[in-house]
RNA sequence: UCCUUAUCAAGAGCGGCGGAGGGAACAGGCCCCGUGAAGCCCGGCAACCUUUAAAAGGUGCUAAAUCCUGCGGUUUUACCGAAAGAUGAGGA
Numbered sequence: 001u002c003c004u005u006a007u008c009a010a011g012a013g014c015g016g017c018g019g020a021g022g023g024a025a026c027a028g029g030c031c032c033c034g035u036g037a038a039g040c041c042c043g044g045c046a047a048c049c050u051u052u053a054a055a056a057g058g059u060g061c062u063a064a065a066u067c068c069u070g071c072g073g074u075u076u077u078a079c080c081g082a083a084a085g086a087u088g089a090g091g092a
Base pairs, nucleotide, nucleotide: 001092002091003090004089005088006087007086008085013042015041016040017039021032022031023030026070027069028068029067043062044061045060047059048058049057066084071081072080073079074078
């Protein structure tokens, strides 16, 4: 990197360092942010895996539905599905 499969509306900090950006990419929206973004540390949450009597461990996550729309369908202020993406597990 690719393939298979499961999940993606719940949950999780008024901490420290850090300093300006961030919400995957593109487009259109809508938001977060010096009352401090990203990142790192610590804390926390919860799912998968492993191992268990229970802990523990590996990974993940910790604004908003995967922030919303983008393609298709329908009974069209909505709902369902797909695609893409994310994460786990397995495989090439």
SAM riboswitch aptamer (S box leader), 92 nucleotides, folded computationally.
Model confidence (mean pLDDT): 80 of 100.
The model forms 94% of the base pairs in the Rfam consensus.